[in-house]
Formats: sequence, C1' cells, structure tokens
RNA sequence: GAGGCGCGGUGCUCAAGAAUAGCCGCAUGACAGGGGUGCAGGCCCUGUAUUGUAAUCUUGCGGUAAAAGGGUGUACCGCCGAAGUUCGCUUUUGGCCUGUUACGAAAGUGGGCUGGACCUGCGGAUAAGAUCCUCAGGACUGUCACGGUUUUUUCCGUGGAGCGC
Repeated sequence: GAGGCGCGGUGCUCAAGAAUAGCCGCAUGACAGGGGUGCAGGCCCUGUAUUGUAAUCUUGCGGUAAAAGGGUGUACCGCCGAAGUUCGCUUUUGGCCUGUUACGAAAGUGGGCUGGACCUGCGGAUAAGAUCCUCAGGACUGUCACGGUUUUUUCCGUGGAGCGC
C1' cells in the first nucleotide's frame, strides 16, 4: 500500500416499532395482598372481613398516546484484524434501602477462532419476511505455495491462512 456490494463510527432523514407499552374512565374477576431486575433481609402502601370497599393484578370497552435497540437513505470521519465472535479478569453502573454476582449495560485488558463479500440451510437475538450472530454447505474473489500449460503474458488444478501478501 492492495482486495470490494470492503469494515466500523457519528450527524441528519425516513419507514417500522404502534389496533403497542404506559396513563385516564367504565365494567368485571381474583386476592391478603401489593411495591425492583431475580433472590435474601428490611422498609413502605392499602385493608381489617356481615355486605362491601381499597392498594395491586387479570379480562373487556372507550379515550389518549410514546420511546429504545435494530433498519433505509444520505453526508462526514476513522480505517484494511478494518472488524466480528467466544472464554476469562478488573472497574463502573441499573431498584424504595442493603447484600448477592443472579441478570442487564458500559469501559479496559489477556487468550482462542474468522482473508473477504454473497447464496442456501439449522439454530439464536428481535415486534419483524427487515437486520445481526454462531455453525454447516456452495460457488465467487484476493493472496501465497506446489504441480501442469504457455516463447512470455496467460490459463488450469490442489492446498494454506491475514502472526499473510
């Protein structure tokens, strides 16, 4: 320095998310219960039982009504282990309080795997036929090695991996 629908980030934009979540009203049902992100210990809310009512939740109807992650397009920026993924360690952070590292998020760091993009399939994430991720298969492409071909260029075959060329 190169591979090419090349990789990633940021801003704007658009679609979807959304007949949604949430909130309000009415009705209904359940219950000593209910309040976070799972658990444990606390603390708080409502009620005190005949009927019923209340906090909370379920269901139905009506009204109101988002957002995030992800995606399209576009501009700019940084680049070619660009980057992705997995395992471990450290720190910070997310609740009514504390603890736990149980879960989620962010940052740093060590090791493993993947040359690249595309198509198909199983699986996973997601609201999702979008998109992303692991694995398997397929042809394509770049690079190197070996073998053959060609005056040379070239072309063909096999194989390897970017700690490469």

The prediction has a mean pLDDT of 78. Predicted 3D model of a 165-nucleotide RNA (Lysine riboswitch aptamer) from a marine sediment metagenome. The model forms 100% of the base pairs in the Rfam consensus.